[in-house]
RNA sequence: GCGAUUGUAGUCUAGCCUGGUAGGACUUUGGCCUUCCAAGCCAAAAACUCGGGUUCAAAUCCCGACAGUCGCA
Numbered sequence: 001g002c003g004a005u006u007g008u009a010g011u012c013u014a015g016c017c018u019g020g021u022a023g024g025a026c027u028u029u030g031g032c033c034u035u036c037c038a039a040g041c042c043a044a045a046a047a048c049u050c051g052g053g054u055u056c057a058a059a060u061c062c063c064g065a066c067a068g069u070c071g072c073a
Stems, first nucleotide, its partner, number of pairs: 001072007010026004020056001027045006049065005
C1' cells in the first nucleotide's frame, strides 16, 4: 500500500440481512426484607466510533474517515 472483518452503557452481549419505543446479563445507586451482613425481591442510573447522504423515519441502507484484528505485498 491492497483486501477481509469488527466497532452498541463501566464490562459482556442481542438487535443490522428484512429501516419504525435501543433489549438482556454483570456492575453501580436507592428501597423492601433481615438484629446486622449476604442472598432474594422492587425501582433507578448508564450505550449505538465520527462525518455526510438517502428516507416521513437510520444502530440498521449508501459513501467517506478513524480505531482494533487477520491476510497479502

Predicted 3D model of a 73-nucleotide RNA (transfer RNA) from a Candidatus Micrarchaeaceae archaeon. It matches the Rfam family "tRNA". Its family is annotated with triplet codon-amino acid adaptor activity in the Gene Ontology. The family's RNA type in Rfam is transfer RNA. The coordinates come from a structure-prediction model, not an experiment, and the mean pLDDT is 82. The sequence is in RNAcentral, with records from ENA.